[in-house]
RNA sequence: GCGGAUGUAGUAUAGUGGUAGUACAGUAGCUUCCCAAGCUACGGGCGCGAGUCCGAUUCUCGUCAUCCGCU
Numbered sequence: 001g002c003g004g005a006u007g008u009a010g011u012a013u014a015g016u017g018g019u020a021g022u023a024c025a026g027u028a029g030c031u032u033c034c035c036a037a038g039c040u041a042c043g044g045g046c047g048c049g050a051g052u053c054c055g056a057u058u059c060u061c062g063u064c065a066u067c068c069g070c071u
Stems, first nucleotide, its partner, number of pairs: 001070007010024004018054001026042005047063005
């Protein structure tokens, strides 16, 4: 330099044009003499910028980061 893959909550992941989910973690409550475990609730997220579309996490382009391959 060229090609490819991935980017979603603090962490790990699902989703596939139509209100973004799950698990753990966090906070609060219940339970308990206390702790742990258990149960309930709450908060928090689509790498960035543009385009298409009534509507974009999803499709297109660019860009950034990480990883893999080729040279």
Model confidence (mean pLDDT): 81 of 100. A computed fold for a 71-nucleotide RNA from a bacterium, annotated as transfer RNA. It was read from a public genome assembly.